[in-house]
């Protein structure tokens, strides 16, 4: 170089094109506890970037980045 495939919360992962993008684990805060841990309740945080279809886009399409694989 070409071809595939993957990019969602700190991390690990879900989400027929349709409700407020959800668990789990980390953080933080309260209850508990003689402290702490574990339990239990909250809270905080994500669609890589830019365009396009579409009444609607995490999802379809393109193009840019970046990760893995493969062929050369």
């Nucleotide at each position: 170089g070409c071809g595939c495939u993957c990019g969602u919360a700190g991390c690990u992962c879900a989400a027929c094109g349709g409700a407020u993008a959800g668990a789990g684990u980390a953080a933080c805060a309260g209850u508990u506890u003689g402290c702490g841990g574990a339990a239990c309740u909250g809270u905080c945080g994500a669609u890589a970037c830019a365009g396009g279809u579409u009444c609607g886009a995490u999802u379809c399409c393109u193009g840019u980045c970046g990760g893995g694989c493969g062929c050369a």